[in-house]
RNA sequence: CAAGAAAAAGCCAAACCUGCCGCAAGACAGGGACGAGGAAUCACAGGUUUCUUUGAAAUAGCCGAGUUGCCUUGA
Numbered sequence: 001c002a003a004g005a006a007a008a009a010g011c012c013a014a015a016c017c018u019g020c021c022g023c024a025a026g027a028c029a030g031g032g033a034c035g036a037g038g039a040a041u042c043a044c045a046g047g048u049u050u051c052u053u054u055g056a057a058a059u060a061g062c063c064g065a066g067u068u069g070c071c072u073u074g075a
Stems, first nucleotide, its partner, number of pairs: 001074004012035001016031004021026001034061001038068001040067002044064001046062001047059005
């Protein structure tokens, strides 16, 4: 610098249930694992969703870009 077929250590945790916050989408905590080889971070562009609707909010586990890392392999 390039790639992510196979594999290891470690990490995360969908649906659902309970509590709690919110008008809502949803957030958080505990349980729980569908997945995940970055399910790290970032609402910058697009998408989707919500609303007390025209301008705020939610979604990074929809996708692209940016930032910064791990492992393996090759040069």